[in-house]
């Protein structure tokens, strides 16, 4: 380096509530001296199921990476 395996934390992420833009909608974003349901990639990519929205029940066009696989990049530490 490279393979494999581990989860420590005065550090990191943030379900959920509030509020305010925002989008027909699933939702996004940003803020909190609110809070901690969870996380080791809950970092990034919509590539394949999924599941959800608009559409009219198609076509068609979207969300969701905190549903899964898959891809790529990383911390700490033991072989």
């Nucleotide at each position: 380096a490279a393979u494999c395996g581990a989860u420590u934390g005065u550090g990191c992420c943030a379900c959920c509530c509030u509020u305010g833009c925002u989008g027909u909608g699933a939702g996004g974003c940003a803020a909190g001296u609110g809070u901690a349901c969870g996380g080791a990639a809950a970092g990034c990519c919509a590539c394949g199921g999924g599941a959800c929205u608009c559409g009219a029940u198609g076509a068609g066009a979207g969300u969701u990476a905190g549903c899964c696989g898959g891809g790529u990049u990383g911390c700490u530490u033991g072989a």